[in-house]
RNA sequence: GGAUGCGUAGCUCAGCGGCAGAGCACCGCCCUCAUAAGGCGGGGCGCACUGGUUCAAGUCCAGUCGCAUCUACCA
Numbered sequence: 001g002g003a004u005g006c007g008u009a010g011c012u013c014a015g016c017g018g019c020a021g022a023g024c025a026c027c028g029c030c031c032u033c034a035u036a037a038g039g040c041g042g043g044g045c046g047c048a049c050u051g052g053u054u055c056a057a058g059u060c061c062a063g064u065c066g067c068a069u070c071u072a073c074c075a
Base pairs, nucleotide, nucleotide: 001071002070003069004068005067006066007065010024011023012022013021018055026042027041028040029039030038048064049063050062051061052060
């Protein structure tokens, strides 16, 4: 340099055109002598960036950046 995949909440991930979600974590309450576990409730302006298509984009297209894997040539 080339190919493929990935980039969504603090973390791990789902969501493949029409409301952005789950688990863990976090906050409050209950329980307990206390802690953990457990139960109930709550918040989260998080879709890598730029442009395009569309009535509508996390999702489709192009480019850029980053990460991972594979790989050619030269030295």
The RNA shown here (transfer RNA) has 75 nucleotides and comes from an Ilumatobacteraceae bacterium. The same sequence occurs in records of 2 taxa. Taxonomically the source falls in Ilumatobacteraceae (Bacteria, Bacillati, Actinomycetota, Acidimicrobiia). It matches the Rfam family "tRNA". Its family is annotated with triplet codon-amino acid adaptor activity in the Gene Ontology. Rfam classes the family as a transfer RNA. The RNAcentral record of the sequence draws on ENA.